[in-house]
Molecule: c-di-GMP-I-GGC riboswitch aptamer
Organism: Nitrospirota bacterium
RNA sequence: CCCGACAAAGCCAAACUCUCUGCGAAGAGGGGGCGGAAAGCGGCGGGUCUCAUAAAUGAGAUGGCCGAGCUGCCGAAG
Numbered sequence: 001c002c003c004g005a006c007a008a009a010g011c012c013a014a015a016c017u018c019u020c021u022g023c024g025a026a027g028a029g030g031g032g033g034c035g036g037a038a039a040g041c042g043g044c045g046g047g048u049c050u051c052a053u054a055a056a057u058g059a060g061a062u063g064g065c066c067g068a069g070c071u072g073c074c075g076a077a078g
Stems, first nucleotide, its partner, number of pairs: 002078001003075002011036002016031006034064001040070002044067003047062006
């Protein structure tokens, strides 16, 4: 470095639900816990979704959809 134990210490938190924000996708906080070794960070490329538009297109959402990028805890076997 690859790798990822029925390891240890911690970490994050899906569905659902309550409050708030947003036209919306969705977001923030509380409860919750399906899962996660990058489920840490940033929308760079693709995908999906929303709003406006007759369309072209424009403005957005999603990092827990995939790829690439940056950073990073622990340490058995190999």